[in-house]
Context: one part of a larger RNA
RNA sequence: UUGGGCUUAAAGCGCGUGCAGGCGGGGCGCUAGGUGUUGGGUGAAAUCCCCGGGCUCAACCCGGGAAUGGCUCAGCAAACCGGCGCUCUUGAGGCAGGUAGAGGUGACUGGAACGACCGGUGGAGCGGUGAAAUGCGUAGAUAUCGGUUGGAACGCGGGAGGCGAAAGCGGGUCACUGGGCCUGCCCUGACGCUGAGACGCGAAAGCGUGGGGAGCGAAGAGGAUUAGAUACCCUCGUAGUCCACGCCGUAAACGAUGCGCACUAGGUAUGGAAGGUUCUGACACCGACCGUGCCGAAACAAAAGCGAUAAGUGCGCCGCCUGGGGAGUACGGCCGCAAGGCUAAAACUC
Repeated sequence: UUGGGCUUAAAGCGCGUGCAGGCGGGGCGCUAGGUGUUGGGUGAAAUCCCCGGGCUCAACCCGGGAAUGGCUCAGCAAACCGGCGCUCUUGAGGCAGGUAGAGGUGACUGGAACGACCGGUGGAGCGGUGAAAUGCGUAGAUAUCGGUUGGAACGCGGGAGGCGAAAGCGGGUCACUGGGCCUGCCCUGACGCUGAGACGCGAAAGCGUGGGGAGCGAAGAGGAUUAGAUACCCUCGUAGUCCACGCCGUAAACGAUGCGCACUAGGUAUGGAAGGUUCUGACACCGACCGUGCCGAAACAAAAGCGAUAAGUGCGCCGCCUGGGGAGUACGGCCGCAAGGCUAAAACUC
């Protein structure tokens, strides 16, 4: 537990789907639960408060009034909230026609580079560094040409560009498949927004089983550097990095900015795009609408900054914060093969 807040001070769940719940567009009618109003009943006395009075004052006492979260009954009202019925189309969805895209899954496939192996040429070095050395090389290396094979990643195009809810997605072709945007205004008729739990997705590293292994490379070994050098540099190099299936569930999972709706000057760049301008037209110019950036008025902000992609002005719903350390720890519970994850204190101390 009110209030005030959450870009950077503590604080937006990593992201989505969605049950309950909360909230919810225009018109008409009915209802009368909420609501308002009028009247009745009740709300014991004492106490508290106000006025008056009695003890010489006061405490105390007496009388009157007020007050008493409220509860309850009846009548009236019907704007608003709720309920019921009918209806509407602008919210939402559908349908039709277009359209851009590294959106996803699977299969097939290409060239460059690199390594290994085989063969040719060649004959003493190569490699590496600040300089070296370890290492490789006359059993012929490096260099160069031809061939075979292997794994991983896709140069240019490429963009401050595009797509996706986020994580993320980049050679080519095909198949299957999700979403967006534009146009028509044909259909449904509020079907909506949010979303505690729940469920799903979730980089890298890591784990299990089986495969694969070119390059790179934790650990490890060696060479250097150094006072030392369990590092930075060099030569090797195992796990891993790759594939299939199953786990893990974290991150500076960041825009450090939850989602939806509405409203509030402009300028400029860029992606998509119906349409428009010109006799036709690739092109060019303009361009409603949807996206991505930069600058900026007002406003906001402690400032930095933000500024129609808001951190402005409002509404709805969720999550979260409440001094630092102890501590994202202990204990307990749940999850996990494990590593560990989620939830989450206190003593004490400043």